[in-house]
Formats: sequence, structure tokens, C1' cells
RNA sequence: GAAAGUUCUUGGGGCGGAGUGAAAUUCUCCACCGGCGGUAAAGUCCGCAAGCCUAUUGGCACGAUUCGGUGAAAUUCCGAAACCGACGGUACAGUCCGGAUGUGAAAGAGCAAAC
Repeated sequence: GAAAGUUCUUGGGGCGGAGUGAAAUUCUCCACCGGCGGUAAAGUCCGCAAGCCUAUUGGCACGAUUCGGUGAAAUUCCGAAACCGACGGUACAGUCCGGAUGUGAAAGAGCAAAC
């Protein structure tokens, strides 16, 4: 220095205005938000997590982007225009309440250590 191990910590954002209505942060118009790893910097590429089940390793489910520019390289940057968002509750919810003081990809720190 360091494989495997082990402990601890961290680990998700967003409804503001107007309208209709008996009632809507749920409908309509405008607005707002973007987990983790990879890669030219990504909600929309590749992979993972979150959900459900008879679940240690298993099974099921799992949304969405184009055009132009620069460049060696970008669906990642710049410009423009789009699109997407679990389950239960409630006037139909990405943004409210709830499961959840939960789970968790992963990141950091410590211990110890094959070699």
C1' cells in the first nucleotide's frame, strides 16, 4: 500500500398566483422540483435504489427528448422547444396527509487485516 471482513455517520427536492366549485395545494391556466454509480458535467443514455410477494442470494413491477451549436469526445455543456413522475387517503395529487423516527443505491470516516 491493500482483497475479503467489521463498526459508525451521512444519505430526496418541489403548489406561489389566478379561475371554476358546496368542497380542489388533487380539475383548468401560469408556476415549481429532480436520489445513487458510470460516461465530457445526465430526472429522459447504461446500470442501480425506492414498491409488492411465499422474498438471506429468489420472483414480479419499474416513467420520460428532440433539434441546432461548440468540441477529439456531449441524447450530459450552450441555445431552443418538449416530456415524465409508485402505493393508500381525500373533489381526480410528482409538490398535501400516511406507511416512514421506515427502507435504501451509494458516499465518507474508523478498526482490523490475507497478501